c-di-GMP-I riboswitch aptamer from Rheinheimera oceanensis, 94 nucleotides, folded computationally. Of the family's consensus pairs, 95% are formed in the model. The organism belongs to Rheinheimera, within Bacteria. It was read from a public genome assembly, where an Rfam model found it. Rfam family: c-di-GMP-I riboswitch aptamer. Rfam links the family to the GO term cyclic-di-GMP binding. From the family's description: GEMM was predicted in a large-scale screen for bacterial structured RNA regulatory elements. The coordinates come from a structure-prediction model, not an experiment, and the mean pLDDT is 80.

RNA sequence: ACAAUUAAAAGGCAAACUGCACCGAAAGGGCAGGACGCAAAGCCGCUGGUCUAACAGUAUUGUUUAAAUACUAAUGAUGGCAGAGGCUACAUUA
Numbered sequence: 001a002c003a004a005u006u007a008a009a010a011g012g013c014a015a016a017c018u019g020c021a022c023c024g025a026a027a028g029g030g031c032a033g034g035a036c037g038c039a040a041a042g043c044c045g046c047u048g049g050u051c052u053a054a055c056a057g058u059a060u061u062g063u064u065u066a067a068a069u070a071c072u073a074a075u076g077a078u079g080g081c082a083g084a085g086g087c088u089a090c091a092u093u094a
Base pairs, nucleotide, nucleotide: 004092005091006094012038013037017033018032019031020030022029023028036080042087043086044085046083047082048081049078050077051076056072057071058070059069060068061067
């Protein structure tokens, strides 16, 4: 230096849950607490899955409009859902 990751040390991240005069139509996110876990649960997109459906389309109700309801559908989310990849990083005293 490369590869590898059984145990340990330092440091790191942070699920559920709680709070918020935060953002969002929602899903979800942010911030503070919290500590189930994580050796990349660091960053980046790709493919698939999952969640949502504001806008849009279609149908129904409605004389029409307005409106409501149902269905379809990401341009919205999810990386702590799976897979393959790119870039970077701590330790290895035993």